Background
Predicted 3D model of a 95-nucleotide RNA (c-di-GMP-I-GGC riboswitch aptamer).
RNA sequence: CUCGAAAAAGGCAAACCUGUCGUGAGGCAGGGGCGCAAAGCUACGGGCUAAAGGUAGAUCACUGACGACUGCCUUUGACGGCCGGGCUACCGAAA
Numbered sequence: 001c002u003c004g005a006a007a008a009a010g011g012c013a014a015a016c017c018u019g020u021c022g023u024g025a026g027g028c029a030g031g032g033g034c035g036c037a038a039a040g041c042u043a044c045g046g047g048c049u050a051a052a053g054g055u056a057g058a059u060c061a062c063u064g065a066c067g068a069c070u071g072c073c074u075u076u077g078a079c080g081g082c083c084g085g086g087c088u089a090c091c092g093a094a095a
Stems, first nucleotide, its partner, number of pairs: 002095001003092002011036002016031006034081001040087003044084003047079001049077009
């Protein structure tokens, strides 16, 4: 260094509930504990997601159009407990 013990010490904290901030995705704090050996940090690539805008479709309709709906695109956000990349780190059996 790889690795990760039916080891020790310690750490983090899903769903859900409460409060709070945000248009929203979601954030923060408390409770909680499903799990986690990087479940520590980082939006660089992919992914997912929100809002706004654009565009196409379908529907309706006598005709035309708006809104809502569905797909795609753009911008700005969000997620590190979705995957990859980057940075850092506690403990020490076996190999």